[in-house]
RNA sequence: GAUUCAGUGGUGUAGUGGUAUCACGGGCGCUUGCCAUCUAACGAUAGUUUGCGCCCGACCCGGGUUCGAUUCCCGGCUGAUUCA
Numbered sequence: 001g002a003u004u005c006a007g008u009g010g011u012g013u014a015g016u017g018g019u020a021u022c023a024c025g026g027g028c029g030c031u032u033g034c035c036a037u038c039u040a041a042c043g044a045u046a047g048u049u050u051g052c053g054c055c056c057g058a059c060c061c062g063g064g065u066u067c068g069a070u071u072c073c074c075g076g077c078u079g080a081u082u083c084a
Base pairs, nucleotide, nucleotide: 001083002082004080005079006078007077010024011023012022018067025056026055027054028053029052030051033048034047036045037044038043060076061075062074063073064072
């Protein structure tokens, strides 16, 4: 330099011309168990843990086609494969 593929929440992913799936994650609430502190006691608070519910959060960038683009087309950027 050429070629092919990929780019989607903080992370890993599904998806397709009609604004996007799931899991982990973060927040809140309820809940199970354990332990600690305070209290004369009843109890209160904090930590950790089990499960559930709700919420948060994304289509690499620019242009084009289209009523409508994350999807199709062109260019760019980044990464990977192969060739030279």
Transfer RNA from Morchella kakiicolor, 84 nucleotides, folded computationally. The source organism's lineage runs through Eukaryota, Ascomycota, Morchellaceae, Morchella and Morchella sect. Distantes. RNAcentral records the identical sequence in 5 taxa. It matches the Rfam family "tRNA". By type it is a transfer RNA.